Predicted 3D model of a 1471-nucleotide RNA (small-subunit ribosomal RNA) from a Candidatus Woesearchaeota archaeon.
The source organism's lineage runs through Archaea, Nanobdellati and Candidatus Woesearchaeota.
Its mean pLDDT, the model's own confidence on a scale to 100, is 83.
Rfam family: Archaeal small subunit ribosomal RNA.
RNA sequence: GUUCCCGUUGAUCCUGCGGGAGGCUGCUGCUAUGGGAGUCCGACUAAGCCAUGCAAGUCUAGGAGGCUUUGCCUCCUGGCGGACUGCUCAGUAACACGUCGACAACCUACCCUAGGGUCAGGGAUAACCUCGGGAAACUGAGGAUAAUCCCUGAUAAGGGAUGAGUUCUGGGAUGACUCAUCCCUCAAAGCUUCGGCGCCCUAGGAUGGGUCGGCGGCGGAUUAGGUUGUUGGUGGGGUAACGGCCCACCAAGCCUAAGAUCCGUACGGGCGCUGAGAGGCGGAGCCCGGAGAGGGACUCUGAGACACUAGUCCCAGCCCUAUGGGGUGCAGCAGGCGCGAAACCUUUACAAUGCGCGCAAGCGUGAUAAGGGGACUCCCAGUGCCUCCUCACCGAGGAGGCUUUUGUCCACUGUAAAAAGGUGGACGAAUAAGGGGUGGGCAAGACCGGUGCCAGCCGCCGCGGUAACACCGGCGCCCCAAGUGGGAGCCGCGAUUAUUGGGCCUAAAGCGUCCGUAGCCGGCUAGGUAAGUGCUCUGUGAAAUCAUCCAGCUCAACUGGAUGGCGCGCAGGGCAUACUGCCUGGCUCGGGACCGGGAGGGGCCAGGAGUAUUCCAGGGGUACCGGUAAAAUGGGAUAAUCCCUGGAGGACUACCGGUGGCGAAGGCGCCUGGCCAGAACGGAUCCGACGGUGAGGGACGAAAGCUGGGGGAGCAAAGGGGAUUAGAUACCCCUGUAGUCCCAGCCGUAAACGCUGCGGGCUAGGUGCUGCGCGACCUACGGGGCCGCGCAGUGUCGAAGCGAAGGCGCUAAGCCCGCCGCCUGGGGAGUACGGUCGCAAGGCUGAAACUUAAAGGAAUUGGCGGGGGAGCACACAAGGGGUGCGGCGUGCUGUUUAAUUCGAUUCAACGCGGAGCACCUCACCAGGGGCGACGGCAGGAUGAAGGUCAGUCUGAAGGGCUUACCUGACGAGCCGAGAGGAGGUGCAUGGCCAUCGUCAGCUCGUGCCGUGAGGUGUCCACUUAAGUGUGGCAACGAGCGAGACCCGCGCCUCUAUUUGCCAGCGCGCUCUGCGGAGCGAGCGGGCACUAUAGAGGGACUGCCCUGGAAACAGGGAGGAAGGAGCGGGCGACGAUAGGUCCGUAUGCCCCGAAUCCCCUGGGCUACAAGCGCGCAACAAUGGCAGGGACAAUGGGAUGCAACCCCGAGAGGGGAAGCCAAUCCUCGAAACCCUGCCCUAGUUCAGAUCGAGGACUGCAACCCGUCCUCGUGACGCCGGAAUCCCUAGUAAUCGGGGUUCACCAUGCCCCGGUGAAUGUGUCCCUGCUCCUUGCACACACCGCCCGUCAAGCCAACCGAGCUGGGUUUAGGUGAGGACCUCUCUUCGGAGAGGGACGAACCUAGGCUUGGUGAGGUGGGCUAAGUCGUCACAAGGUACCUGUAGGGGAACCUGCAGGUGGAUCACCUCCAU
Repeated sequence: GUUCCCGUUGAUCCUGCGGGAGGCUGCUGCUAUGGGAGUCCGACUAAGCCAUGCAAGUCUAGGAGGCUUUGCCUCCUGGCGGACUGCUCAGUAACACGUCGACAACCUACCCUAGGGUCAGGGAUAACCUCGGGAAACUGAGGAUAAUCCCUGAUAAGGGAUGAGUUCUGGGAUGACUCAUCCCUCAAAGCUUCGGCGCCCUAGGAUGGGUCGGCGGCGGAUUAGGUUGUUGGUGGGGUAACGGCCCACCAAGCCUAAGAUCCGUACGGGCGCUGAGAGGCGGAGCCCGGAGAGGGACUCUGAGACACUAGUCCCAGCCCUAUGGGGUGCAGCAGGCGCGAAACCUUUACAAUGCGCGCAAGCGUGAUAAGGGGACUCCCAGUGCCUCCUCACCGAGGAGGCUUUUGUCCACUGUAAAAAGGUGGACGAAUAAGGGGUGGGCAAGACCGGUGCCAGCCGCCGCGGUAACACCGGCGCCCCAAGUGGGAGCCGCGAUUAUUGGGCCUAAAGCGUCCGUAGCCGGCUAGGUAAGUGCUCUGUGAAAUCAUCCAGCUCAACUGGAUGGCGCGCAGGGCAUACUGCCUGGCUCGGGACCGGGAGGGGCCAGGAGUAUUCCAGGGGUACCGGUAAAAUGGGAUAAUCCCUGGAGGACUACCGGUGGCGAAGGCGCCUGGCCAGAACGGAUCCGACGGUGAGGGACGAAAGCUGGGGGAGCAAAGGGGAUUAGAUACCCCUGUAGUCCCAGCCGUAAACGCUGCGGGCUAGGUGCUGCGCGACCUACGGGGCCGCGCAGUGUCGAAGCGAAGGCGCUAAGCCCGCCGCCUGGGGAGUACGGUCGCAAGGCUGAAACUUAAAGGAAUUGGCGGGGGAGCACACAAGGGGUGCGGCGUGCUGUUUAAUUCGAUUCAACGCGGAGCACCUCACCAGGGGCGACGGCAGGAUGAAGGUCAGUCUGAAGGGCUUACCUGACGAGCCGAGAGGAGGUGCAUGGCCAUCGUCAGCUCGUGCCGUGAGGUGUCCACUUAAGUGUGGCAACGAGCGAGACCCGCGCCUCUAUUUGCCAGCGCGCUCUGCGGAGCGAGCGGGCACUAUAGAGGGACUGCCCUGGAAACAGGGAGGAAGGAGCGGGCGACGAUAGGUCCGUAUGCCCCGAAUCCCCUGGGCUACAAGCGCGCAACAAUGGCAGGGACAAUGGGAUGCAACCCCGAGAGGGGAAGCCAAUCCUCGAAACCCUGCCCUAGUUCAGAUCGAGGACUGCAACCCGUCCUCGUGACGCCGGAAUCCCUAGUAAUCGGGGUUCACCAUGCCCCGGUGAAUGUGUCCCUGCUCCUUGCACACACCGCCCGUCAAGCCAACCGAGCUGGGUUUAGGUGAGGACCUCUCUUCGGAGAGGGACGAACCUAGGCUUGGUGAGGUGGGCUAAGUCGUCACAAGGUACCUGUAGGGGAACCUGCAGGUGGAUCACCUCCAU
């Protein structure tokens, strides 16, 4: 004493980073009532510069001047103090600091203690006086004088050297002491108020310092070597003192991987912040120590300085100046400028504390104590409370009441003076609330308005493209509160630097391998020691800080006291001896050596053999050969290819050959010999811990590559050519050079991989192979076979365990020990710079700026694959008929137009919405006209609104206008709000529909498996049309689909019988040979048949054969019908933001006097083109004419219309019947028979056009249909391509319905005639299932790479240019000390000398900034160019190293890896 949360994915687990939440420091935005406390307030940047004032004096020791004369003021001499206090943190990586020690190497004024002393004499000088110089600062000469000033002598005393004594301390005498001799230095001061204060010497103390040492505390090795006073010695100089501190001489040392030197950074500590702690970070402020005083050097005085407010000098700056010369140092207090994000008053007082001086009184003190300013920090408090009323609750507003902390005022107290505070009193809720947030993380809006990928927000994820909980505003709410947010830094969070406490097979990470130095670690046992270690004692580790308790300010903050803790330490003493270390001895199991018989592509060298290719020669032989998917380039009549014989040459070593062997790795394969090395097994042998690992270091190290020399058959980067292609710098083909081979030397890298460092121990097994040993058995006995056990090696499957999972699992990735190497988000980048190695290529070492929210691993579900397997479909195949040509119809695009309204656009738009556009429809265009429920305001009996004759405008119109009349209350002129909208959004929706889908799938419950996504079930075998069924199976069941079901058709039965039917009977009619035959549903009658329309039966693989376990399949019988009888309805979970706002419904937005409503006309019918779907054709299986035959479904009252008449016809005029099994439509046509046509643009074909007519309708001009006559175009079977169809189907023939006033070649139905082919396959297209790969998941119409082009950014190189730091050498040289000489009123002055030496100058080195023509790559940036590299076998598997080539991704050669799909085979394993 330990907390997580968000963000990589479709989802999951993990790795990993980014971000959020905490605390602290300074800055800042908005806001702000009061008080107290604090060691707070120009530290961070400019140790930058400073105006002005103040910050160090004091004293009866002495002399003098003056005066307001028991004394005071001033000046001077003298004493003490100005070395403290105060300020700052530049420098410093150092004995600077901390801590513990040492001085046997030292000093210490004032103070204390003890002892002793204070004698004699002499001299100078300031103030002052006189006279000069100078602008000033200041200064010169002469004269006088005193002392606690100076000097001489004395005494006391001290020091040194030598010798002696050994008395003392001590670890140790170099110390102290004593004696002797010599030498050196050589004390003193007075004053007095008579109390005293001083002065001198010696010793001791105290205090303060000086010096030395141990240990401790930063980064960089892209700094590895540094050093010449350097290291030591001898002698000297110097100092308070040791010392190389300094000097002369001698020696050549000294430091360094345990990091010297160099570079960068930095005052150190007590402590502070953070943290559970370990730790990390900080160290301006308070305390201790150090250092500094504009930069630098030096010196005097002094006890003490190299001296912040002393001096001298140089440099830089500033000021004064009479130009001669002077002055100055706020990092003291206050204040100013500058710098900056960033910090106050030119205050008061010595009253307190302290310090200096003084006997003291006292004086001085910007130390200090106080006040003022500052949200700097911490602490405390307040901004009110009660009742009632109103509003919808919290709450707000109003009324009344209460209280008075606080506020304002008064008095006293408080203080040096104030202030605060305290006491008493008066007034009055009065004087006092903000900041941030409100999508998630993360507490609080599914509120309103605005905006519309804009403006903006956002730490991260992410919001904003018309309904924004995310922007802006309002309201509400949430958090904190005199504060609250933001930006920066630090710690935590972060076990993301891991000692506590991480990792490295695949996420980042094991060195290519071995040997080995330092280091680290080390078997069994005995003795010693006691360094580590443990216990204990002593000293120390300042105070403050921290904790607890107590106490003082009203509490608290704050402060005081006590105790504890802390400083994790250091030093010393004692004890212990298990473990570690060290020393000595022993042991054998680690390790090594030796011996034995075996195994082996282990290495090196030499010799030999063999097949094949190529070439050459000879012989045979003739026209092709070769090559590919197909070709071509190429070779061949100078004879190839092919066959035979012989020869040459180089390379290689088939079969055996094997998850077999050997080696450290790279790697090693014909045979024989020689030499060398290693491992395993076995051994009653020897040594005796000799071991493990291994930073540096060394050796070996595939292929490619390099150098020199050989060699060169085949192969083959580059190169040449042929193909392929849009291109083809490739893949394929023909050729072909380096190279591949050998010798010598370099290179030192690989996917150098088991992506797994080495060594040791421990932890279940099964099974295969190899080597050795032991044992048993068989034996044709052969170096034979087989089985078991042990050891070693090498595979595989697996318990436990581990792991994110995949997987690993005695060959660990398990459990432990030792040592090494390496990792810390992705990119930039293994790049740059530096160093080093290399002949080069390049290797090793190896960053940063900048950029980015992820990049990754494993596994899951899908989707996808120019992956695999299985099954299926008019998918193909087998066939039949079409489309695609031309004409016409129709739809679409495009174009045109005032408008050609709109929608639909691969399948799944295009005879689709259109089941029927002349007006209407109508949404479009031109023109004209009309309309506002409701509310408010103008206006209105001086007449609103409405109506109207005539005229006029107009296509027309009381619609407007002119003029006039009628009527009599409203009122579109304005603001709101509506009706209406075929206006927008099908990306806001409902509903409906299309398509996947003529598919067979989609899920659930429980259980089980998995950390989880998820899996299992749903898989496998067989089978089916089917996830249909059977069997198996950690599954067992179930649901939605399939099926069943419903409808129609096919067979039978029953029921029913009009408007239907008519077999038999009767009537009727015709014929008759009178026996009868025939006709006919008209009548009677009947319901047998047909039909109609209801009910039921029937078919179930039930039966037989064959196959099969079954399901089922094939065949057969029977049957009207078979194995789903045929056809249809019904279309799962879902997906396509599919279609429809223009059928209707509907959110939101918009129009609202026009985007609403009405009317006239036009348009939707346009026409250079392109496309879809159709119709009729191109003819003889036909056309025409005549004659003849047989349907079904439907429809019918503004309707169908028989029949009659007229017309050539369309049609017209009449008209019965029928609301319909009754009547009508209704003549079916193809077909059959007969005739003509005779292969011709025709007696084919019918477009187009002309003329005349008919019908519908208000109206056929744009723009209807039909009839007749005339005209007779294109077209002689259709390129690439493409559609439909498996049986009553295709094809072909006609009929009906729909919409409908009229208008089908459309659509939906109906029947007639009526085939061919296949019962195969997965090739094309697609579907289902299993499996596999994936970098895809808006899911292959995916993802994604590189060059080029554009912009921005940082960096690297760069001829140079320029600044800083540092260093070396030389020059000039202030200066003070030293030596010599000269002068000297002895203080000093001058000259010379040789060292030192600041500063400046010159030249060079190193380092670090700025800048730089130009060059280079990199990163980033919605929609640029070229290609397609990678991901699915990514369409040539990919990747690594290397080499060459190429616009680019890349291609090719050689060697290697699997982190390659697929198929086959072998082997091993499990069952």